[in-house]
RNA sequence: CAAAUUCUUUGGGGCGUGGUGAGAUUCCACACCGAUAGUUACAGCCUAUGAACACCUGAGUAAGGUGCCGAUCGGGUGAAAUUCCCGAGCCGACGGUAUAGUCCGGAUGAGAAAAGAAUGCU
Numbered sequence: 001c002a003a004a005u006u007c008u009u010u011g012g013g014g015c016g017u018g019g020u021g022a023g024a025u026u027c028c029a030c031a032c033c034g035a036u037a038g039u040u041a042c043a044g045c046c047u048a049u050g051a052a053c054a055c056c057u058g059a060g061u062a063a064g065g066u067g068c069c070g071a072u073c074g075g076g077u078g079a080a081a082u083u084c085c086c087g088a089g090c091c092g093a094c095g096g097u098a099u100a101g102u103c104c105g106g107a108u109g110a111g112a113a114a115a116g117a118a119u120g121c122u
Stems, first nucleotide, its partner, number of pairs: 004119007016030004031102002033092002035049004044090002053067005072088005094105003
């Protein structure tokens, strides 16, 4: 210095105003938000990953496996951008409740991943 193993920590944001109504942060108008890694250049909507959801194995709330998994175009600059700039759009698990991306709940959970430390070996 490189790789390996172990441990520790970190690790998701957002409904404000008005309207209708017996009742809505759920409907209507405007508003607001965007996990992780990668990609010649910065990404919610390009490629993957994670959570969620469904199913299977299993005595099992352990552990493992499979499936599912939303949404962008036009113009400009440039060597290079569906990532920047201009414009116009679109998307958002499950359960609860007046129909929810934003409230409550599973969740003081889990986790992609990031940072740091230690160990022995080459």
The RNA shown here (FMN riboswitch aptamer (RFN element)) has 122 nucleotides. Of the family's consensus pairs, 100% are formed in the model. The coordinates come from a structure-prediction model, not an experiment, and the mean pLDDT is 81.